[in-house]
């Protein structure tokens, strides 16, 4: 001097996964409650043939074909990235998993109900809008 790992903290980014109040508490955890986001079931009308083992069904971008027949590779489609904040193009980088329900669910107002988890550490460029400062 350089690189690595850990740990706290500010900021950020995926996701619906935030904030408030109070009780408890040393702080968080942890109880409870309210604001917002977010999923599910649930009428008329509409729509509907093949669920009853080749089961159906749900959150999710996470489907779908083609090769492989080593479980991976290719392509479409789809989704995610940038330091004030949306949004067009262009170029780059990646991700395209898994879990649940358990024979049973098309949409669907009222009405019911459930969840706010976990994983990470980016920073090319180009146009409009919008927000905030400063100064006058």
């Nucleotide at each position: 001097a350089g690189u690595u790992a850990c740990c706290c903290g500010c900021c950020g980014c995926u996701u619906a996964a935030u904030c408030c109040c109070g009780g408890a508490c040393g702080u968080a955890a942890u109880c409870g409650g309210g604001a917002g986001c977010g999923g599910g079931g649930g009428a008329a009308c509409c729509a509907g043939g093949u669920u009853c083992u080749u089961g159906g069904g749900g959150c999710g971008c996470a489907u779908c074909g083609c090769c492989a027949g080593g479980c991976g590779g290719c392509g479409a489609g789809g989704g995610g990235c940038a330091a004030c904040c949306u949004c067009u193009u262009c170029a780059g980088c990646c991700c395209u998993a898994u879990c649940c329900c358990u024979u049973c669910c098309g949409c669907u107002a009222a009405c019911c109900u459930c969840g706010c988890a976990g994983g990470c550490g980016u920073c090319g460029a180009u146009g409009a809008g919008g927000a905030g400062a400063a100064c006058c």
The RNA shown here (c-di-AMP riboswitch aptamer (ydaO/yuaA leader)) has 136 nucleotides and comes from a Deltaproteobacteria bacterium. The organism belongs to Myxococcia, within Bacteria. It matches the Rfam family "c-di-AMP riboswitch aptamer (ydaO/yuaA leader)". About the family: This family represents a conserved RNA structure found upstream of the ydaO and yuaA genes in Bacillus subtilis and related genes in other bacteria.